[in-house]
């Protein structure tokens, strides 16, 4: 330091790189025409390397599926590809809403969520500081860049709570 076996721990803008870009070393090519000297540019191959999502939100189980929310930033690659994924369908197990004055409990419909467990709209309030970005410093690389630290502002979806309206089944037992 490398291989091969086993055992641990790490994740979802998470992981991995054969296109591409872009750095290095080798080789070769290139400008009326020969020679030589320097200098700078450019291609084309091949080795090795770099870069290839910023954060917020999201997991009852089982199966299937694949382009799975939100917005910052950029407008050159967070391009393009594999893979996986809390999406999304179905099937269960569970909540909670819907009917007779009213309450309970029970089947059965129908809808809707996931143990913070109705559903549409509209407000309001809160949801550790969004985070990269962009600024200065360190450290590592020839270098492409890579890490970290300090400064330092901007979301939006969603979720909790309240508050107004709206639509939304049969039936049977008690009280």
């Nucleotide at each position: 330091c490398a291989u091969u076996u086993u055992u641990u721990u790490c994740a979802a803008g998470c992981g991995c790189c054969a296109g591409a870009a872009c750095u290095a070393g080798g080789c070769c090519c290139c400008g009326g025409g020969a020679c030589g000297u320097g200098c700078g540019g450019g291609g084309g191959c091949u080795u090795a390397g770099u870069u290839g999502a910023c954060g917020a939100g999201g997991u009852g189980g089982a199966g299937g599926u694949u382009u799975a929310u939100c917005g910052a930033g950029g407008u050159g690659u967070u391009c393009g590809g594999c893979g996986g994924g809390u999406g999304c369908c179905u099937c269960c197990c569970g909540g909670c809403u819907g009917c007779g004055c009213g309450c309970a409990c029970a089947c059965g419909c129908a809808g809707u969520c996931g143990a913070a467990a109705g559903c549409c709209a509209u407000c309001u309030u809160c949801u550790c500081c969004a985070a990269a970005a962009c600024a200065u410093u360190a450290a590592g690389g020839c270098g492409a860049c890579u890490u970290a630290a300090u400064g330092g502002a901007c979301a939006a979806a969603g979720g909790a709570a309240g508050a107004u309206g709206g639509a939304a089944u049969g039936u049977g037992u008690g009280c």
This is a predicted structure of a 175-nucleotide RNA (glmS glucosamine-6-phosphate activated ribozyme aptamer) from Caldibacillus debilis.
Rfam family: glmS glucosamine-6-phosphate activated ribozyme aptamer. It is annotated as a riboswitch. Rfam describes the family as follows. This entry contains a glucosamine-6-phosphate activated ribozyme that is found in the mRNA for GlmS. GlmS is an enzyme that uses fructose-6-phosphate and glutamine to generate glucosamine-6-phosphate. The ribozyme catalyses self cleavage of the glmS mRNA that is thought to regulate GlmS activity.
Model confidence (mean pLDDT): 77 of 100.
RNAcentral holds the sequence, with entries from Ribocentre.